[in-house]
RNA sequence: UGUGUCAACUAAGCAGCUGCUGAUUUUUUUCAGAGGAAAGUCCGGGCUCCAAGGGCAAAGAUGCCAGGUAACUCCUGGAGGACAAUGUUCAUGGACAGUGCCACAGAAAACAAACCGCCAGGAAACUGGUAAGGGUGAAAAGGUGCGGUAAGAGCGCACCGCGGCUUUGGUAACAAAGCUGGCAGGGCAAACCCCAUCUGGAGCAAGACCAAGUAGAGGUUUACGCGCAACGUCGCACAUGCUGCCCGCAUGAAACCUGGGUAGGUCGCUCGAGGCUUAUGGCGACAUAAGUCCUAGAUAGAUAGCUGCUCUCGACAGAACCCGGCUUAUCGGUUGGCACACUAC
Numbered sequence: 001u002g003u004g005u006c007a008a009c010u011a012a013g014c015a016g017c018u019g020c021u022g023a024u025u026u027u028u029u030u031c032a033g034a035g036g037a038a039a040g041u042c043c044g045g046g047c048u049c050c051a052a053g054g055g056c057a058a059a060g061a062u063g064c065c066a067g068g069u070a071a072c073u074c075c076u077g078g079a080g081g082a083c084a085a086u087g088u089u090c091a092u093g094g095a096c097a098g099u100g101c102c103a104c105a106g107a108a109a110a111c112a113a114a115c116c117g118c119c120a121g122g123a124a125a126c127u128g129g130u131a132a133g134g135g136u137g138a139a140a141a142g143g144u145g146c147g148g149u150a151a152g153a154g155c156g157c158a159c160c161g162c163g164g165c166u167u168u169g170g171u172a173a174c175a176a177a178g179c180u181g182g183c184a185g186g187g188c189a190a191a192c193c194c195c196a197u198c199u200g201g202a203g204c205a206a207g208a209c210c211a212a213g214u215a216g217a218g219g220u221u222u223a224c225g226c227g228c229a230a231c232g233u234c235g236c237a238c239a240u241g242c243u244g245c246c247c248g249c250a251u252g253a254a255a256c257c258u259g260g261g262u263a264g265g266u267c268g269c270u271c272g273a274g275g276c277u278u279a280u281g282g283c284g285a286c287a288u289a290a291g292u293c294c295u296a297g298a299u300a301g302a303u304a305g306c307u308g309c310u311c312u313c314g315a316c317a318g319a320a321c322c323c324g325g326c327u328u329a330u331c332g333g334u335u336g337g338c339a340c341a342c343u344a345c
Stems, first nucleotide, its partner, number of pairs: 001341010012310007020033004035316001039327002042325005047203004053247005059199005064078005079092001080090004093194002098192002100188003115134002117130005142160006161183001162181008207267004217258006225236003238252004274293008311314001
C1' cells in the first nucleotide's frame, strides 16, 4: 500500500423568510421537537387491573459449563461439533425406561442377510460353508495392514475407533496420559416420550377521575335456608370472585334478555433499571464512585414550503405507555483491531 474479516461512530450540511407542536414568557420572548433500525410484534420486564394468597394438576417454555443483568430464549467468556477455517455458525441433556419412523431401490433397514461372487462335494441338477470382493441405497455386522484359512471372517495381532477404570490439569463443561475389554448394527427426540429448571391471567383501546344526560326503566332464572330464647360484623349451607380442582379468604347478591342515554374532558404521558465524561476493579459482558445534562409527548394525529450556497450527491425509512434485547431492510462517509500478500528501510 492492497485484499479480506471483525467492531465502533455517522446517516447530507449551512444560512434566510413564512408556517406547525410543546414548555416558558409582559411581549412569537426564549428553549426544545422522529430512528439506527422508530419496522416485525418475536422474547423479557417495568407499570395498571383482576381484594391478597397456598398446594396439586394441566398446558407451555428452556436445555454444554461458568458469569453478567431488573429479567430473558439476550449478552460475555470458556468447552465441544460443523464449515467456506483471520473467522462464521450450532434446536449442544437422554436412543441400555418405553413406543414409533427410515419411502423407493435392494437378498436384507431389526427377532436384520445371501442377488452376483469365493471355496468344498457332485456327471449334472443341486447340497454345504462364507460375508473378505461386487451390486442397490442417505445408511448394509467399525477402518487400514499383517498373519491365518478349503475359501473367508476380530478368527488372531499392531495402530486407529468404541466402551470401562485410574491418574493429572481445570470451579466446571471437558482435555491429556496410562491400563483394560475383541467390543458388534446405525440414524431420527426440529418424532411421541424421559430427565432437570422455570412460568397466574389480561393489557395504555390497561386503569383512575370529572362533567353532562337518560328511565333510580321493564322482564326471566337461581339463592335469600337451617341452628341459637332472640339478634348479628356468629356457625353451617348457597351464590360470585382469581385458566381447572382443593384449601383459605373477601363480598352478599349473581346471571341473562329488552329498551333508553352518553361516546365529551382531565390524568395515565415522560426524571428514567436515563444519557455523557472521568477514575477504579474485571480477559470480557459489566459493576462501583464522582461530576455533569434534561434530550418529542401528538390525539384524524406536530418539524412543512420557498430561496441561496457547499460536497462525500444522500439508501432503508416517521415515536403514540416506557425500557432491555433479537430479527429483518439499508446508499455512502470516517476510525480501529486481526490475518494474508507486495514494496521499502